[in-house]
Context: one part of a larger RNA
């Protein structure tokens, strides 16, 4: 000096992000137990006492020598009871710093956030506020079921049938859950517009008999068939188009004035919107300025708890608000406690070193 365990005066968190870590607590019996509270909890809440040994004394059990009764004579039935032995009450006394003498073996409280809970997770840096959860919507799906898998056959749903099965949000409970269908997207319509192939074949074009002209070299004009081309006309969903749906994606304003101190603005005016944010919350896990302001705590408090609202940039199943239990979560405080610290000491064994 490293690292392991163990002590420690006087202080006791002053250490640190954080009481990390160590210390306290602990067992069993009595007594006692708050707010809250979904009446189950909360609780082992939380505070307090006792615990050994010897003696005496009582209660109650086990075993019962032995002796009285009674008999149906029985291995019978009943009283009484010495010893011995179990838990228990109790009074007196011992002894030691200390009696759960060692070891096993919860520190406690108060107040928020988060997530209702018990569970799930990143096998070897994350155990959580994430995941799951019962409970809620909402939408598919009539069975050869929707969905999945597979080219198929065929198989899983499910040897189930809408009280069922898939899918998607959400998260126990308890009050609730506002408004907007313009845009996306779903569902429903089926006049009118546009639209494939595909049916139509007008039109044109190439060969080309035949005709007419020829400088006899050839040029024109061309009918049927044979081939190309292929307009008009028809033609389904779909799109546009009419309506419906937000616990579908999703969004939910902006300037000016206005009251007999000020200020403020219940009210008015005016633009735009599909519709302008409603209940609850609100510097919040969301507040930038910002250590907002005011009050508690503290001697002092950028954190914290109650407000308050000027919400940069809360808000209603991407759920809002609250909540009792619960949590190796998280954020402040207070009691014990304690080498975390002031301030560092001391001894153990075990490296390190130094010889082999």
């Nucleotide at each position: 000096c490293c690292a392991u365990g163990g002590u420690u005066a006087a202080g006791g968190a002053a250490c640190u992000c954080a009481g990390c870590a160590a210390a306290u607590u602990g067992a069993c019996c009595c007594c006692g137990u708050a707010a809250c509270u979904u009446c189950g909890g909360g609780a082992u809440a939380a505070g307090g006492g006792g615990u050994g040994c010897c003696u005496g004394g009582g209660u109650u059990g086990g075993c019962g020598a032995u002796g009285g009764g009674g008999u149906u004579c029985g291995c019978c039935c009943u009283c009484a009871a010495a010893g011995c032995u179990g838990a228990c009450c109790u009074a007196g006394g011992c002894c030691g710093c200390a009696g759960a003498g060692a070891a096993a073996c919860g520190g406690c409280c108060c107040a928020g956030c988060c997530g209702a809970c018990u569970g799930u997770u990143u096998a070897c840096u994350a155990a959580a506020a994430a995941c799951a959860c019962a409970g809620g919507u909402c939408u598919c799906u009539g069975c050869a079921a929707a969905g999945c898998c597979g080219u198929a056959a065929g198989g899983c749903a499910a040897c189930g049938u809408a009280u069922a099965g898939g899918g998607a949000c959400u998260g126990a409970c308890a009050c609730c859950u506002g408004c907007c269908c313009g845009g996306u997207g779903c569902c429903g319509g089926a006049a009118g517009g546009u639209u494939a192939a595909g049916g139509g074949g007008a039109u044109a074009u190439g060969u080309c008999a035949a005709c007419a002209c020829u400088u006899c070299g050839g040029u024109g004009u061309g009918a049927a068939g044979c081939a190309u081309u292929g307009a008009a006309c028809u033609g389904a969903a779909g799109c546009c188009c009419c309506g419906g749906u937000a616990a579908a994606c999703g969004g939910c304003g902006g300037c000016c004035g206005u009251a007999a101190c000020u200020a403020u603005a219940a009210c008015g005016g005016u633009c735009c919107u599909a519709a302008g944010g409603u209940a609850g919350c609100g510097a919040a896990a969301u507040u930038c300025c910002u250590u907002g302001u005011c009050g508690g705590g503290u001697a002092a408090g950028u954190u914290c708890c109650g407000a308050c609202c000027u919400g940069c940039a809360c808000g209603a199943a991407u759920g809002g608000u609250g909540u009792a239990a619960c949590g190796a979560c998280u954020u402040g405080a207070g009691c014990g406690c304690u080498g975390u610290c002031u301030c560092a000491a001391c001894a153990a064994g075990g490296g390190a070193c130094u010889c082999g």